[in-house]
RNA sequence: UGGGGCGUCGCCAAGCGGUAAGGCACCAGACUCUGACUCUGGCAUUCAUGGGUUCAAAUCCUAUCGCCCCAA
Numbered sequence: 001u002g003g004g005g006c007g008u009c010g011c012c013a014a015g016c017g018g019u020a021a022g023g024c025a026c027c028a029g030a031c032u033c034u035g036a037c038u039c040u041g042g043c044a045u046u047c048a049u050g051g052g053u054u055c056a057a058a059u060c061c062u063a064u065c066g067c068c069c070c071a072a
Base pairs, nucleotide, nucleotide: 001071002070003069004068005067006066007065010024011023012022018055026042027041028040029039030038048064049063050062051061052060
């Protein structure tokens, strides 16, 4: 310098145009003498960032940023 992949909650991770599953952790409650276990509920109005397409974008297009791989 060129090409490719990835970026989603504190961590892991699904999603493939119709408005974001699940697990762990955390918070509240039930249970318990207390704790643990178990159960119930809560937890992403900015999906790396900006712009565009669309009635509608995490998803498509584009640019940038970061990480990884390949070539030189």
About this RNA:
RNAcentral holds the sequence, with entries from ENA. This is a predicted structure of a 72-nucleotide RNA (transfer RNA) from an Oscillospiraceae bacterium. Its Rfam family is "tRNA". Rfam's curators write: Transfer RNA (tRNA) molecules are approximately 80 nucleotides in length. Rfam classes the family as a transfer RNA. Model confidence (mean pLDDT): 80 of 100.